[in-house]
RNA sequence: GUCCCGGUAGCUCAGUUGGUAGAGCACAUGGCUGUUAACCAUGGGGUCGAAGGUUCGAGUCCUUCCCGGGACG
Numbered sequence: 001g002u003c004c005c006g007g008u009a010g011c012u013c014a015g016u017u018g019g020u021a022g023a024g025c026a027c028a029u030g031g032c033u034g035u036u037a038a039c040c041a042u043g044g045g046g047u048c049g050a051a052g053g054u055u056c057g058a059g060u061c062c063u064u065c066c067c068g069g070g071a072c073g
Base pairs, nucleotide, nucleotide: 001072002071003070004069005068006067007066010025011024012023013022019056027043028042029041030040031039049065050064051063052062053061
């Protein structure tokens, strides 16, 4: 330098053929308990790496760039 994969909640990851973003763990509150843990219930938390474009509508499609990993030279 060229090409490929990835970037979504604090962490690990889903997200179908574009149709109003979810799970597990963690966290908070309550219940239970002599206490802790475990268990049960409830809840908070993200505008999806950035900026543009297409579209009635974009995490998803297109362009450029940034970050991580890999292949080739």